[in-house]
This record gives sequence, C1' cells and structure tokens, in this order.
RNA sequence: CAGCGAUAAGGGCAAACCCGUCGUGAGACGGGGACGCAGAGCCAGGGACCUCCCCAGGGAGGCCGCCCAGCCACCGAA
Repeated sequence: CAGCGAUAAGGGCAAACCCGUCGUGAGACGGGGACGCAGAGCCAGGGACCUCCCCAGGGAGGCCGCCCAGCCACCGAA
C1' cells in the first nucleotide's frame, strides 16, 4: 500500500414505533427511541422501487438502511 473485518479500543450512525412541523402524495425535518450497520459517510449519474399529473407514452417528484458507478474517510487482531 492492497485486501480483510475481531465478542478489540475510542467513537459514529439510527429501522420500526410515538410526538410536532412541512408536503396532494411518495416522503422530509426536529425530538424521543434502537432493529440493525465497517462505510447505515457524501452523491439521485444508471437500474430497481414508490408518489402525483396528463394519457399510450410522457412530465414532475421521492428514495442511496435495494444494487451499480463516482468522491472522501477512523481503527488494526487473525
């Protein structure tokens, strides 16, 4: 350096659900809460999925905690 990822250390994130706010909706944000996560960090470029509108195919959105691509990064047992 690459690969790999432990019943390691120090830390990190936070599903469902509940409350509040926003949105027609998918859903988002904040608080509570932990099912899990070694990229559950960033990114909507490709695919999947979801929503709304117009109709044969488009348009506008959502979602990366579904997969791929791109970017950056902590630790070090076997």